[in-house]
């Protein structure tokens, strides 16, 4: 550096539920585990979602998603190739 065990030790937590906050996508914090080896973190690029505005067709602004990919940064452990 890179890789990912039926390894250890520990993390994190989808749908759903209830509290909240947002016009919403969706955020938070309790509960619960479908997964997860960066599911830590960062909208840079691409996709998807939303609100809006101009508009045939399709643009435009704001915004969410890091559990959809890519890319950047950091990081715990150590079996075998």
């Nucleotide at each position: 550096c890179a890789c990912g065990a039926c390894a250890a030790a520990g993390g994190c937590a989808a749908a759903c539920c209830c509290g909240u906050c947002g016009c919403g996508a969706g955020g938070c914090g309790g509960g619960g585990a479908c997964g997860c080896a960066a599911a830590g973190c960062c909208a840079c690029g691409g996709g998807c979602c939303u609100c809006u505005c101009c508009c045939a067709g399709g643009g435009g602004g704001a915004g969410g998603u890091a559990g959809c990919c890519g890319g950047g940064u950091u990081a715990c452990c150590g079996a075998a190739a």
Model confidence (mean pLDDT): 90 of 100. A computed fold for an 81-nucleotide RNA from Rubrobacter sp., annotated as c-di-GMP-I-GGC riboswitch aptamer. The model forms 95% of the base pairs in the Rfam consensus. Its Rfam family is "c-di-GMP-I-GGC riboswitch aptamer". Its family is annotated with cyclic-di-GMP binding in the Gene Ontology. The sequence was found by an Rfam model in a public genome assembly.